C1' cells in the first nucleotide's frame, strides 16, 4: 500500500433562563442535519451527568482537540431619562437677623435711637347708672244668679220678724291708664367707678441719656430652607468601550481493530 469485514464515533449546534449540577421539553439565535416514546404546578441523569428502542453511515472531504473570524446573546463601564433618599463643601435662588458704605428722601437738640415708669385700649368680678320685660303700688272700670253689705216691691207669717230679686255702695278674677317710689330678671347697654389678671401690638403721659433713626441700593458676616446643585439606590435605555458564551465558516494536530494479498 490494495481488498474484504467489524467496532468507536457521528446523524445539528448555540444563549438565555430553570437546575445543587448535567442535559432535555419551551423561548431566541443560527442553519438545513433520521425516526419513535418520555417531559415545565416539569422528565431523565450524576463530573463517564436526557433515558428507553429502531435505522442510516462508519476509519473516512468524518469524528475529537486547539487557533484564527465572526451571526447572536448576556454582564460590566461610560452616559442619558424618571422617580425617591440623604445632605449644604461648591453653584443658583428664597427668608431672617446683624455689620459697612453711598447716593439721595425724610425726621432730629422744639430732642433721634436706647433705657425706666405710669395709664388707656385687652380678661374677668362686683357696683351705679340707662334700656327692656315682668311684678308692686295708684287711679278708674268691673259680678242678673253660683261674693259681701243693705235690701224697695212682691213672697212667707196672726204679729214680732224671716228668706231675699232689682237698684245701691264695695270688693274678687279680669281690662285700661299712671308724672311716679320700689323689687326681680335680662342684655350686641356706658368716653361710669372699684378691685384683680394678662401684657406680644397700638396710643398716650412724666423722668434719665445725648446724636442720631428710617427708607431703597450694593458688599461682608452668621443662621434657616429650597433645587436649574452634590451624591446614592431603583427602572428603562446608551453610538461606543471591556470582558464572557458562541453557530456557521477557515486553519492545524491527532485518529481503532480483524483477515487475506
Nucleotide at each position: 500500500c490494495c481488498g474484504c469485514g467489524c467496532u468507536a464515533g457521528a446523524c445539528g449546534g448555540g444563549g438565555a433562563g430553570c437546575u445543587a449540577g448535567c442535559g432535555g421539553u419551551g423561548c431566541c439565535c443560527u442553519g438545513a442535519a433520521c425516526u419513535c416514546g418520555c417531559a415545565a404546578u416539569c422528565c431523565g441523569c450524576u463530573a463517564u451527568a436526557g433515558c428507553g428502542g429502531g435505522g442510516u453511515u462508519g476509519a473516512a472531504u468524518g469524528c475529537c482537540u486547539c487557533c484564527c473570524c465572526c451571526a447572536g446573546g448576556c454582564g460590566g463601564c461610560u452616559c442619558c431619562a424618571u422617580u425617591g433618599g440623604c445632605c449644604c463643601a461648591a453653584u443658583g435662588u428664597g427668608c431672617c437677623g446683624g455689620g459697612c458704605c453711598g447716593u439721595c428722601g425724610a425726621u432730629a437738640u422744639u430732642g433721634a435711637a436706647g433705657g425706666u415708669u405710669g395709664g388707656g385700649u385687652c380678661c374677668c368680678a362686683c357696683g351705679c347708672g340707662g334700656c327692656g320685660c315682668a311684678g308692686a303700688c295708684u287711679u278708674g272700670u268691673g259680678a242678673a244668679c253660683c261674693c259681701c253689705g243693705c235690701c224697695a216691691g212682691g213672697c212667707c207669717g196672726a204679729a214680732a220678724g224671716g228668706a231675699g230679686c232689682a237698684a245701691c255702695g264695695g270688693u274678687a278674677a279680669g281690662c285700661a291708664g299712671g308724672c311716679u317710689c320700689c323689687u326681680g330678671c335680662g342684655g350686641g347697654u356706658g368716653c361710669c367707678g372699684u378691685g384683680g389678671g394678662a401684657g406680644u401690638g397700638c396710643c398716650u403721659g412724666a423722668c434719665c441719656c445725648g446724636a442720631g433713626u428710617c427708607a431703597c441700593a450694593g458688599c461682608c458676616c452668621g443662621g434657616u430652607g429650597c433645587a436649574c446643585g452634590u451624591u446614592c439606590a431603583a427602572u428603562g435605555g446608551u453610538c461606543g468601550u471591556c470582558g464572557u458564551c458562541a453557530a456557521a465558516g477557515g486553519g492545524a494536530g491527532g485518529u481503532g481493530c480483524g483477515c487475506g494479498g
Bacterial large signal recognition particle RNA from an uncultured Dehalococcoidia bacterium, 261 nucleotides, folded computationally. It matches the Rfam family "Bacterial large signal recognition particle RNA". Rfam classes the family as a non-coding RNA gene. Its mean pLDDT, the model's own confidence on a scale to 100, is 78.